[in-house]
RNA sequence: GCGGAUGGCUGGAUGGUCGCGGUGCAGCGCAUCGAGGAAAGUCCGGACUCCAUGGAGCAGCGGCGCCGGGUAACGCCCGGCCAGCGCAAGCUGAGGGAUAGCGCCACAGAGAAGAGACCGCCCCGGGCCACCGGGGCAAGGGUGAAACGGUGGGGUAAGAGCCCACCGCGGUCCGGGCAACCGGGCCGGCAUGGCAAGCCCCGCCGGGAGCAAGGCCAAAUAGGGAUCGCGCGGGGCCUUUGGCCCCGGGGGCUGCUUCACCCCCAGCAGGUCCGGGUUGGCUGCCAGAGGUCCGCGGCGACGCGGGCCCAAGAUGAAUGGCCAUCGGGGGCGCACGCGCCCUGACAGAAUCCGGCUUACAGGCCAUCCGCACCG
Numbered sequence: 001g002c003g004g005a006u007g008g009c010u011g012g013a014u015g016g017u018c019g020c021g022g023u024g025c026a027g028c029g030c031a032u033c034g035a036g037g038a039a040a041g042u043c044c045g046g047a048c049u050c051c052a053u054g055g056a057g058c059a060g061c062g063g064c065g066c067c068g069g070g071u072a073a074c075g076c077c078c079g080g081c082c083a084g085c086g087c088a089a090g091c092u093g094a095g096g097g098a099u100a101g102c103g104c105c106a107c108a109g110a111g112a113a114g115a116g117a118c119c120g121c122c123c124c125g126g127g128c129c130a131c132c133g134g135g136g137c138a139a140g141g142g143u144g145a146a147a148c149g150g151u152g153g154g155g156u157a158a159g160a161g162c163c164c165a166c167c168g169c170g171g172u173c174c175g176g177g178c179a180a181c182c183g184g185g186c187c188g189g190c191a192u193g194g195c196a197a198g199c200c201c202c203g204c205c206g207g208g209a210g211c212a213a214g215g216c217c218a219a220a221u222a223g224g225g226a227u228c229g230c231g232c233g234g235g236g237c238c239u240u241u242g243g244c245c246c247c248g249g250g251g252g253c254u255g256c257u258u259c260a261c262c263c264c265c266a267g268c269a270g271g272u273c274c275g276g277g278u279u280g281g282c283u284g285c286c287a288g289a290g291g292u293c294c295g296c297g298g299c300g301a302c303g304c305g306g307g308c309c310c311a312a313g314a315u316g317a318a319u320g321g322c323c324a325u326c327g328g329g330g331g332c333g334c335a336c337g338c339g340c341c342c343u344g345a346c347a348g349a350a351u352c353c354g355g356c357u358u359a360c361a362g363g364c365c366a367u368c369c370g371c372a373c374c375g
Base pairs, nucleotide, nucleotide: 001371002370003369004368005367006366007365008364009363010362012326013325014324015323016322017321018320020034021033022032023031024030025029036346040357041356043355044354045353046352047351048210049209050208051207061206062205063204064203065202066080067079068078069077070076081095082093083092084091085090096201097200101199102198103195104194105193118141119140120137121136122135123134124133125132126131149167150166151165152164153163154162169188170187171186172185173184174183175182176181214283215282216281217280224274225273226272227271228270232248233247234246235245236244237243238242252268253267254266255265290309291308292307293306294305295304296303297302328343329342330341331340332339333338
């Protein structure tokens, strides 16, 4: 310098102006907060709510499937083993069982599980030759996705685990590792194909629905408008759980005001009345298995401890529009100062978390592998 691999971050900023939703504040304006890394798919696991279930188990159905760990849990994540691919870094794995049973292996081919001779090879006899008959072979070639061990050597008439070496397979013993597995020694009838992402067997796990779950209010409830004298004490009357009359006391809080108060005024709380809404209103509804920083333990996922922080809660569903500048990417020109033009991904919460999967223009960072060159 080029190519490749793995992991991570970001995916606009600032100012002005107009406009939205929540919360707080006592004169209605001010302050403050306000979509994601995937908010998506609805595929897993939960929290939470309701229902069911006497308990255990079986059956049925579904899920997972090497070993060890993490987690609230998982089909997730981490580390490792083995297998395949790759020069490598790395990537992938629906990774238990084919000797429990059933089933399938089309076509081609001689022959597809104890099968087999198409082309052929060797020996003997006959024949002028082509060839015919008998015997032996499965090593060579062919067919096929796959051919009943592989390579090399010996041996043989030609051949064959017939014999030998190594590999492979089976049995056994020893060593390392928690284990999956790895390594080694010895023996051997030298043989027991594949598919379980065909049914199945084995081991482990699993009750059902889901916030449109579920509660509250019922002329209430939230909001809007208007108004106010906050019904306290005593007595009397009646049509007696209620209404009316008389007397007495008489507005709460905050601000404004003032030297300090009061009044006036404004707001808040409270009471009453009026209009509309039941396909209504309120709650669930956001402080959590939360975020972040540091320290310790661990290869790691992660765990423990301490400090700090509170970051939407809508309900036909809010966060937008405009202007300017900067910054990112590309192109052109260039006096290398710059100027002009174009462009900016995937995409919008609706109960909430932990994951997985899918989508993503551009930019940046770190580590590793390979190749070439220079020093």
The RNA shown here (Bacterial RNase P class A) has 375 nucleotides and comes from an uncultured Rhodobacteraceae bacterium. The sequence was found by an Rfam model in a public genome assembly. It matches the Rfam family "Bacterial RNase P class A". Rfam classes the family as a ribozyme.